[in-house]
RNA sequence: CAAGUAGGCUGGAUAAUCGCGGCUGCAAGUGUCGAAAGACCGCAGGUGAGGAAAGUCCGGGCUUCAUAGGGCAGGAUGCCGGAUAACGUCCGGUGGAGGUGACUCCAAGGAAAGUGCAACAGAAAUGAACCGCCAGAGCAAUCUGGUAAGGGUGGAAGGGCAGUGUAAGAGACUACCGCCUCGCUGGUAACAGAGAGGGCAUAUGUAAACCCCAUCCGAAGCAAGACCGAAUAAAGGCGUUGACGUGGCCCGCUAGUCUUAGGUAGGUCGCUUGAGACAACUGGCAACAGUUGUUCUAGAUAGAUGAUUAUCGCAGGAAUCUUUAGGGUUCCUGAACAGAACCCGGCUCACAGGUCUGCUUGCUGU
Numbered sequence: 001c002a003a004g005u006a007g008g009c010u011g012g013a014u015a016a017u018c019g020c021g022g023c024u025g026c027a028a029g030u031g032u033c034g035a036a037a038g039a040c041c042g043c044a045g046g047u048g049a050g051g052a053a054a055g056u057c058c059g060g061g062c063u064u065c066a067u068a069g070g071g072c073a074g075g076a077u078g079c080c081g082g083a084u085a086a087c088g089u090c091c092g093g094u095g096g097a098g099g100u101g102a103c104u105c106c107a108a109g110g111a112a113a114g115u116g117c118a119a120c121a122g123a124a125a126u127g128a129a130c131c132g133c134c135a136g137a138g139c140a141a142u143c144u145g146g147u148a149a150g151g152g153u154g155g156a157a158g159g160g161c162a163g164u165g166u167a168a169g170a171g172a173c174u175a176c177c178g179c180c181u182c183g184c185u186g187g188u189a190a191c192a193g194a195g196a197g198g199g200c201a202u203a204u205g206u207a208a209a210c211c212c213c214a215u216c217c218g219a220a221g222c223a224a225g226a227c228c229g230a231a232u233a234a235a236g237g238c239g240u241u242g243a244c245g246u247g248g249c250c251c252g253c254u255a256g257u258c259u260u261a262g263g264u265a266g267g268u269c270g271c272u273u274g275a276g277a278c279a280a281c282u283g284g285c286a287a288c289a290g291u292u293g294u295u296c297u298a299g300a301u302a303g304a305u306g307a308u309u310a311u312c313g314c315a316g317g318a319a320u321c322u323u324u325a326g327g328g329u330u331c332c333u334g335a336a337c338a339g340a341a342c343c344c345g346g347c348u349c350a351c352a353g354g355u356c357u358g359c360u361u362g363c364u365g366u
Base pairs, nucleotide, nucleotide: 001362002361003360004359005358006357007356008355009354010353012312013311014310015309016308017307018306020048021047023045024044025043026042029041031040032039033038050337054348055347057346058345059344060343061342062221063220064219065218074217075216076215077214078213079093080092081091082090083089094108095106096105097104098103109212110211114210115209116206117205118204130151131150132147133146134145135144136143137142159177160176162174163173164172178200179198180197181196182195184193185192186191225269226268227267228266234260235259236258237257238256245253276295277294278293279292280291281290282289283288314334315333316332317331318330319329320328321327322326
């Protein structure tokens, strides 16, 4: 320098005007409604989206149902150890696959319990004789038997390979490799290493097919839920022999008035101080944990967080000036994915442009 690989950060800035949602204040508002409290409007100040707020796919907090226990059904997960409130997430390992490598990927229990499925080809797809080989019979065509070494089919053909052996062959026998069993050594473990034994009838694949085994899961969700509560209707009391309105008494007026249960309209809470954020230090390979300090950062309810203008910055194009690879000036154009709704931890998907770091391979120079 080129190609690659892994990961992080950022996601325009400033000002003015108009507008919107919360919050605080208003004697500086002779404002409206109201008995008041207060509400509405107004004014002022300050504040108001994201890295994913998204998909709603997992996990938890919180709430109600019976302070949820047992079973069935159903679902999820599935190598080992750790982290965590928890997880299907994360970290570190093991094994397998790919890559020269950095590194990446894996739903990675069971097919020696049962069932199902395996197109086409092929003699045969599970307890194999089509060709071939060998033996016998036959003049021959051919027939009977043995045989999985060879050919052919197929994704897959009954452990592989070499030798011994044999009529030809065959784990029939032997060595090595694989597989299974047993104990030994190392490791917390997955597993690894070396050893002994077993001739392998454990005889193909498939379990994101049924199924078996192990572990986990009660259900519904903030429109959860808690509290207050008009009007109307209901029940009961008092009242035309005068109640209530009207705090002790009297007079006048007149037909209603009081309580209860229920919980509609509506309102308040839940609601944003939380497994919070940031920094430093300590422990740990890491995920993460601990200590100390600092800090408070939207809370609507049909849902505000917007628009315009100017300047600067960024990218692209054109013209022009200067000039060795570049720079200056002017003009034009463009700026992604996307919008909180109870709150957190993850995963997944989307994303213009900019920027930083570790590592690998190749080439060149010293």

Predicted 3D model of a 366-nucleotide RNA (Bacterial RNase P class A) from a Lachnospiraceae bacterium. The sequence is in RNAcentral, with records from ENA. It matches the Rfam family "Bacterial RNase P class A". Its family is annotated with ribonuclease P activity, dimeric ribonuclease P complex and tRNA processing in the Gene Ontology. Of the family's consensus pairs, 94% are formed in the model. Its mean pLDDT, the model's own confidence on a scale to 100, is 78. A source record names the gene rnpB.